[in-house]
RNA sequence: GGGUCCCUAGCUCAGCGGUUAGAGCGGCCGGCUCAUAACCGGUUGGUCCUGGGUUCGAAUCCCGGGGGACCCA
Numbered sequence: 001g002g003g004u005c006c007c008u009a010g011c012u013c014a015g016c017g018g019u020u021a022g023a024g025c026g027g028c029c030g031g032c033u034c035a036u037a038a039c040c041g042g043u044u045g046g047u048c049c050u051g052g053g054u055u056c057g058a059a060u061c062c063c064g065g066g067g068g069a070c071c072c073a
Base pairs, nucleotide, nucleotide: 001072002071003070004069005068006067007066010025011024012023013022018056026044027043028042029041030040031039049065050064051063052062053061
């Protein structure tokens, strides 16, 4: 330099173009226990990497930029 893939909650990841973007873990509150862990209930948490474009409508499609992984040279 070229190619492919990835970027969504604090972490790991879901999310066929169609109301309010979710799960597990974590955090917080409570229950249970002599107590801790585990377990149970509730609750909290998002510039969907960024700038544009297409569309009635974009996390999702297209283009540029940024970051990362792998392959080729």
Transfer RNA from an uncultured Anaerolineae bacterium, 73 nucleotides, folded computationally.
It matches the Rfam family "tRNA".
It was read from a public genome assembly.
Its mean pLDDT, the model's own confidence on a scale to 100, is 81.